[in-house]
Molecule: transfer RNA
Organism: Candidatus Ectomicrobium neotermitis
RNA sequence: GGGGCUAUAGUAUAACGGGAGAACGCAUCGUUCGCAACGAUGAGGUGCGGGUUCAAUUCCCGCUAGCUCCA
Numbered sequence: 001g002g003g004g005c006u007a008u009a010g011u012a013u014a015a016c017g018g019g020a021g022a023a024c025g026c027a028u029c030g031u032u033c034g035c036a037a038c039g040a041u042g043a044g045g046u047g048c049g050g051g052u053u054c055a056a057u058u059c060c061c062g063c064u065a066g067c068u069c070c071a
Stems, first nucleotide, its partner, number of pairs: 001070007010024002013021001018054001026042005047063005
């Protein structure tokens, strides 16, 4: 320098173009003399900028970052 893959919650991750989910963690409540465990409820998210579309996490382009292959 060129090619490929990936980017979603605090962490590790799902998601046929139409409802953004589950697990662990976190908060509140219940159970207990108390803790743990358990149960209930809740908060918290699509890397950035454009395009296509009635509608984009999803499709297209560019940028950024990471991984990887070739030289």